Overview:
The prediction has a mean pLDDT of 87. This is a predicted structure of a 79-nucleotide RNA (c-di-GMP-I riboswitch aptamer) from Novipirellula artificiosorum. The model forms 95% of the base pairs in the Rfam consensus. NCBI's taxonomy places the organism under Bacteria, Pseudomonadati, Pirellulales, Pirellulaceae, Novipirellula. Rfam family: c-di-GMP-I riboswitch aptamer. Gene Ontology term of the family: cyclic-di-GMP binding. RNAcentral holds the sequence, with entries from Rfam.

[in-house]
RNA sequence: UCCUUAAUAGGCAAACCAAUCGCGAGGUUGGGACGCAAAGCCAUGGGUCCAUGAGAACGUGGAUCGCCAGGUUACCGAA
Numbered sequence: 001u002c003c004u005u006a007a008u009a010g011g012c013a014a015a016c017c018a019a020u021c022g023c024g025a026g027g028u029u030g031g032g033a034c035g036c037a038a039a040g041c042c043a044u045g046g047g048u049c050c051a052u053g054a055g056a057a058c059g060u061g062g063a064u065c066g067c068c069a070g071g072u073u074a075c076c077g078a079a
Base pairs, nucleotide, nucleotide: 011036012035016031017030018029019028020027021026034066040072041071042070044069045068046067047064048063049062050061051060052059053058
């Protein structure tokens, strides 16, 4: 330094509810915890979802990083 992962100190926050923004997917804030060793960040490649053009295919724009992969940054320290 890397992999793995006990312990320690902590961290994040699903569904749902309320308010709010959005045509919508969905986002934000507060409550709330299903879970998470990156459930930190990035929409780069796929997937899924929304809007729209189109006869299908396909195109354009958007969403999702807690769908997968990849990139990048990072706390602790027994075996």